SAM riboswitch aptamer (S box leader) from Candidatus Salinicoccus merdavium, 94 nucleotides, folded computationally. Of the family's consensus pairs, 94% are formed in the model. It matches the Rfam family "SAM riboswitch aptamer (S box leader)". Rfam links the family to the GO term regulation of gene expression. Taxonomically the source falls in Salinicoccus (Bacteria, Bacillati, Caryophanales, Staphylococcaceae).
RNA sequence: CUUAUCAAGAGUGACGGAGGGGACUGGCCCGAUGAAGUCCGGCAACCUUUUCAGUAAGGUGCCAAUUCCAGCCGGGAUCAUCCCGGAAGAUGAG
Numbered sequence: 001c002u003u004a005u006c007a008a009g010a011g012u013g014a015c016g017g018a019g020g021g022g023a024c025u026g027g028c029c030c031g032a033u034g035a036a037g038u039c040c041g042g043c044a045a046c047c048u049u050u051u052c053a054g055u056a057a058g059g060u061g062c063c064a065a066u067u068c069c070a071g072c073c074g075g076g077a078u079c080a081u082c083c084c085g086g087a088a089g090a091u092g093a094g
Base pairs, nucleotide, nucleotide: 001094002093003092004091005090006089011040013039014038015037019030020029021028024071025070026069027068041063042062043061046059047058048057049056067088072086073085074084075083076082077081
């Protein structure tokens, strides 16, 4: 850079100890009834192989909240305030 997907799903575990939701800004949340991280466990089915069968193994990924919401561009409805598309981002494959 190209392309597909992003409303579903996933722990009464062990260690660990105060932070976390990628970074920035603004919100809004999660956290001593235990954050991050590591291990174990699990989900899923993008890739490879495989099976009667997502059935099984491997490579990634993921396991609060829509990609937590907004931020930039465009459109629609509205009293407040919302909705839709794109961009952006994340992940896989090339």